[in-house]
Context: one part of a larger RNA
Molecule: small-subunit ribosomal RNA, 3' major domain
Organism: uncultured Eubacteriales bacterium
RNA sequence: UGACGGGGACCCGCACAAGCAGUGGAGUAUGUGGUUUAAUUCGAAGAUACGCGAAAAACCUUACCAGGGCUUGACAUCCUCAGAAUCCCGCUGAGAAGUGGGAGUGCCUUCGGGAACUGAGUGACAGGUGGUGCAUGGUUGUCGUCAGCUCGUGUCGUGAGAUGUUGGGUUAAGUCCCGCAACGAGCGCAACCCUUAUGGCUAGUUGCUAACAUUUAGUUGAGAACUCUAGCAAGACUGCCGUUGACAAAACGGAGGAAGGUGGGGACGACGUCAAAUCAUCAUGCCCCUUAUGUCCUGGGCUACACACGUACUACAAUGGCCGUUAACAAUGGGAAGCCAAACCGCGAGGUGGAGCAAAUCCCCAAAAACGGUCCCAGUUCAGAUUGCAGGCUGAAACUCGCCUGCAUGAAGUUGGAAUUGCUAGUAAUCGCGAAUCAGCAUGUCGCGGUGAAUACGUUCCCGGGUC
Numbered sequence: 001u002g003a004c005g006g007g008g009a010c011c012c013g014c015a016c017a018a019g020c021a022g023u024g025g026a027g028u029a030u031g032u033g034g035u036u037u038a039a040u041u042c043g044a045a046g047a048u049a050c051g052c053g054a055a056a057a058a059c060c061u062u063a064c065c066a067g068g069g070c071u072u073g074a075c076a077u078c079c080u081c082a083g084a085a086u087c088c089c090g091c092u093g094a095g096a097a098g099u100g101g102g103a104g105u106g107c108c109u110u111c112g113g114g115a116a117c118u119g120a121g122u123g124a125c126a127g128g129u130g131g132u133g134c135a136u137g138g139u140u141g142u143c144g145u146c147a148g149c150u151c152g153u154g155u156c157g158u159g160a161g162a163u164g165u166u167g168g169g170u171u172a173a174g175u176c177c178c179g180c181a182a183c184g185a186g187c188g189c190a191a192c193c194c195u196u197a198u199g200g201c202u203a204g205u206u207g208c209u210a211a212c213a214u215u216u217a218g219u220u221g222a223g224a225a226c227u228c229u230a231g232c233a234a235g236a237c238u239g240c241c242g243u244u245g246a247c248a249a250a251a252c253g254g255a256g257g258a259a260g261g262u263g264g265g266g267a268c269g270a271c272g273u274c275a276a277a278u279c280a281u282c283a284u285g286c287c288c289c290u291u292a293u294g295u296c297c298u299g300g301g302c303u304a305c306a307c308a309c310g311u312a313c314u315a316c317a318a319u320g321g322c323c324g325u326u327a328a329c330a331a332u333g334g335g336a337a338g339c340c341a342a343a344c345c346g347c348g349a350g351g352u353g354g355a356g357c358a359a360a361u362c363c364c365c366a367a368a369a370a371c372g373g374u375c376c377c378a379g380u381u382c383a384g385a386u387u388g389c390a391g392g393c394u395g396a397a398a399c400u401c402g403c404c405u406g407c408a409u410g411a412a413g414u415u416g417g418a419a420u421u422g423c424u425a426g427u428a429a430u431c432g433c434g435a436a437u438c439a440g441c442a443u444g445u446c447g448c449g450g451u452g453a454a455u456a457c458g459u460u461c462c463c464g465g466g467u468c
Base pairs, nucleotide, nucleotide: 008468009467010466011465012464013463015459016458019423020422021421022420023419026314027313028312029311030310031309032308033307034305035304042053043052064300065299066298067297068296069295070294073125077124078123079121080120081119082118083117086103087102088101089100090099091098092097107114108113127289128288130287131286132285136283137282138278139277140276141274143272148187149186150185151184152183153182154163155162156161167178168177169176193266194265195264196263198234200232201231202230203229204228208223209222212221213220237260240254241253242252243251244250316416320375321374322373323372324371325370333364334363335362338357339356343352344351345350382413387408388407389406390405391404392403393402429451430450431449432448433447434446435445
């Protein structure tokens, strides 16, 4: 000077408390450990690993295993020789590949050859998801969106250092004010950026429809008011009033206002910490392999299963299940090897069909809710695992190992021990929808809207953080 203390003072945070819904019990999904295995590829490991890398493991992916092949190589540059390239067919083989036959002979040219591509050969080299994240770059997590971390000059101290940055107030904030041997400055805070909430102006098509016609229908005329769309400025600044305060900063109350004291949300992460994570995104030093630790292929594995843990989904029911009715009512997005309407077939998954749409025009496209009926508290008309049969879809191919439908089957489960998580408002809870990945395959992820609460006395205590 720091760090630490079951030392003190002050302050903050869903940290506790007050509440609501969960997890921990059940079944399933998924990740991990362990075990097993020819292989179950590799990494991630308290918080800060475990629905994580992986925004899609049937083949491919794929890095693993078994077997079959290749050795200048699947890929790059250079040299020599031959052949245009390319396409088609037969045989062998699991395929990779091997072998035989046929078609084709193009472009530029100084007529020597050249360009592109293919095959053979020679070596320089290629190649490595092999090792080291404790050799590194880059990127990332975390403390933490916490309010801190420093510098110049001056001053003090023999010096390490101190001061400034401490103190009195105040703030979300080292935010601001006052004081002071300090005076200034930088990185952070805040603001500038995006979005949302309000009205105005401009602009009206594919969107809208008040008045006038018209129609089954904003359908068509028409309109530019409204909604909406998307550009421009406006608006909020403790600006105004009162009280408190130190005549300050500010705090509290009020007015006006769509919005009030950072209006809500996002992007944005200081100096640094954890030899934190990543050599398997990529790049890269050194080491290692070079007829193999490279590379091609077929099949298998990553999907195993006495068990243990994490994260989710579905339930245990009556605020519910089932059946019917009502043209119920959204938003974000996506669409050409695509989205797919009407109509028809099928109980259904789906099929036939083909209108429209490179889309404010067409399509994907709601569910909880509301209304009526039924069930009467049961392991049930709850719950849906498991299994059998019959089908559908994608795809060369669903045995290992996909998703979906119908019929039958109908397991555990009656609210969950110790313990433990999230959340302060359009939030929690609950309901569906979209997208990326994707041939096919979400209970995951990232978004979107619908319905829509309870509680906060307070800071003694637990955890984390800040100042002295």